Overview: Predicted 3D model of a 74-nucleotide RNA (transfer RNA) from an Actinomycetota bacterium. Taxonomically the source falls in Actinomycetota (Bacteria, Bacillati). The sequence is in RNAcentral, with records from ENA. It matches the Rfam family "tRNA". Rfam describes the family as follows. Transfer RNA (tRNA) molecules are approximately 80 nucleotides in length.
RNA sequence: GCCCCGAUAGCCCAAUUGGCAGAGGCACCGGAUUCAAGUCCCGGCCAGUGUGGGUUCGACUCCCACUCGGGGCA
Repeated sequence: GCCCCGAUAGCCCAAUUGGCAGAGGCACCGGAUUCAAGUCCCGGCCAGUGUGGGUUCGACUCCCACUCGGGGCA
């Protein structure tokens, strides 16, 4: 230098060929239980999707440029 993959909540991770962003787990908060704590159970909380543009009625999804991380070729 070229090619490929990835970036979504405090953390991990779904969202499928453009149509309601949370399905789920951890963490956190409240409750119940316990002498107390832990486990288990119930409820709650948290994002506009790496950044900037474009297409579209509508974009995590498609197009362009860039940033960061991983891999490959030279």